[in-house]
RNA sequence: CGUCACCUCACUGGAGAGAGACCGUCGCGGCCCCGGCCGGCAGGCGGUCCACCGAAGGGGCAAGCGGCCUGGGCGGCACAACCGCCGGGCCGUCAAUCUCUCAGGUAAAGCGGACAGCGAGGGCAAG
Numbered sequence: 001c002g003u004c005a006c007c008u009c010a011c012u013g014g015a016g017a018g019a020g021a022c023c024g025u026c027g028c029g030g031c032c033c034c035g036g037c038c039g040g041c042a043g044g045c046g047g048u049c050c051a052c053c054g055a056a057g058g059g060g061c062a063a064g065c066g067g068c069c070u071g072g073g074c075g076g077c078a079c080a081a082c083c084g085c086c087g088g089g090c091c092g093u094c095a096a097u098c099u100c101u102c103a104g105g106u107a108a109a110g111c112g113g114a115c116a117g118c119g120a121g122g123g124c125a126a127g
Base pairs, nucleotide, nucleotide: 001127006122007121008120009119011117012116013115018050020049021048022047023046024045025044026043027041028040029038030037031036051106052105053104057102058100059099060098064093065092066091067090068089069088070087072086073085074084075083076082
């Protein structure tokens, strides 16, 4: 000088699953005896319950690698000790769009959204 991984910002795209049930309250509508009643709501808020989704986040696991054990097998060596290799067991490390469904989410809109694209900046292995 200079990228990869990685990080940040902005824009763009981005799935799945109940317009669930009940209760309370507010609102809208109707009736009338002005204090209530009735029905509807895919209206707002809150609570309880059931069903479901996986792509915020979070949890779990494989091979491989490392360590330890081994009364199993083979070899060094004819034997023992010891050592090496194979097999087996345990522990650690270790992914995901897999899995769990804690969290989050389940009409449209909005919000969120793993991930991807374009751009800018940081970064600075390798070269």
The RNA shown here (Glycine riboswitch aptamer) has 127 nucleotides and comes from Sphaerotilus mobilis. Its Rfam family is "Glycine riboswitch aptamer". Rfam links the family to the GO term glycine biosynthetic process. The organism belongs to Sphaerotilus, within Bacteria. The RNAcentral record of the sequence draws on Rfam. Model confidence (mean pLDDT): 78 of 100.